[in-house]
RNA sequence: AAUUUUCCUGGCGAUGGAGUUCGCCUGACGCCCUCUGGGCUGAUAACUCCUACAAAUUC
Numbered sequence: 001a002a003u004u005u006u007c008c009u010g011g012c013g014a015u016g017g018a019g020u021u022c023g024c025c026u027g028a029c030g031c032c033c034u035c036u037g038g039g040c041u042g043a044u045a046a047c048u049c050c051u052a053c054a055a056a057u058u059c
Base pairs, nucleotide, nucleotide: 010025011024012023013022016050017049018048019047020046021045030040031039032038033037
């Protein structure tokens, strides 16, 4: 200095925040295409709530 394992802590799961669960580990981190460029959806990895955006209806 590098690699592997164990323990502890921490981090990540494509646009904000919180709780729970799950998965993963700095190479953790959306999809597609004619891929050094172009296109599409979505505030969740999943469930629930709030906020932002969009559409429709009513007052």
The prediction has a mean pLDDT of 77. This is a predicted structure of a 59-nucleotide RNA (Fluoride riboswitch aptamer (crcB RNA motif)) from a Caldisericota bacterium. Rfam family: Fluoride riboswitch aptamer (crcB RNA motif). A reference for the family is Baker et al. (2012), "Widespread genetic switches and toxicity resistance proteins for fluoride", Science.